[in-house]
RNA sequence: UGGACUACCUCGGGGUGGCCCGCAAAUUCGGGCCUGAGAUGCAUCGCGCGAACCCGUUGAACCUGAACCGGUUAGGACCGGCGGAGGGAAGGGAAUGCUAGCUACC
Numbered sequence: 001u002g003g004a005c006u007a008c009c010u011c012g013g014g015g016u017g018g019c020c021c022g023c024a025a026a027u028u029c030g031g032g033c034c035u036g037a038g039a040u041g042c043a044u045c046g047c048g049c050g051a052a053c054c055c056g057u058u059g060a061a062c063c064u065g066a067a068c069c070g071g072u073u074a075g076g077a078c079c080g081g082c083g084g085a086g087g088g089a090a091g092g093g094a095a096u097g098c099u100a101g102c103u104a105c106c
Base pairs, nucleotide, nucleotide: 001100002099003098008092009091010090011056012055013054014053017034018033019032020031021030022029040050041049042048062087063086064085068081069080070079071078
């Protein structure tokens, strides 16, 4: 001097289910349970808008395949396969340490 990494800053992407009970015949609503980082609030005929959480190419955050297949469960997008399948949202950036070169000295 350059490079990579990182805290951080701004921007962006995404999902928000399943089951049981109660109130009335039902929707709505209320309570509880399961798995998870996350199952939330408002609003709508419908589409949506926020919060929290996760993820941003080193991309399994998330979507398609999929009302899929095997297993499990009270149930299920719960576990696994599918998956060396296909898609999928970025820039900046210290310090310490790391790394490459140059120079000086011994």
Molecule: TPP riboswitch aptamer (THI element)
Organism: Rhodobacterales bacterium HKCCE3408